[in-house]
Molecule: transfer RNA
Organism: uncultured bacterium
C1' cells in the first nucleotide's frame, strides 16, 4: 500500500428507520442470627465527523482503533 469484518452500559452480547433491550455486575431496600441465596427497585451505553431523510444505532463517505486476507 488494496480488500473485507467488527465497533451499542464496568463486562458478554442483542437489536437493522419510528421511545435501546438481555444476561452478568454495581447500588439501595427486604427475607437470614450472619454468609450465601432469592426478591423488589435503581444505576449506566450506540467509536469520531459529515450526509441522506419528516426522523439514524441501523442507510452512504471518510477517519480511528482492532481482527481476518492479499501483495
Nucleotide at each position: 500500500c488494496g480488500g473485507g469484518g467488527u465497533a451499542u452500559a464496568g463486562c458478554a452480547c442483542a437489536g437493522u428507520g419510528g421511545u435501546a433491550g438481555u444476561g452478568u455486575g454495581c447500588g439501595u431496600g427486604c427475607a437470614u442470627g450472619g454468609g450465601g441465596u432469592g426478591c423488589a427497585c435503581g444505576u449506566g451505553g450506540c467509536g469520531g465527523c459529515g450526509g441522506u431523510u419528516c426522523a439514524a444505532u441501523u442507510c452512504c463517505g471518510c477517519c480511528u482503533a482492532u481482527c481476518c486476507c492479499g501483495a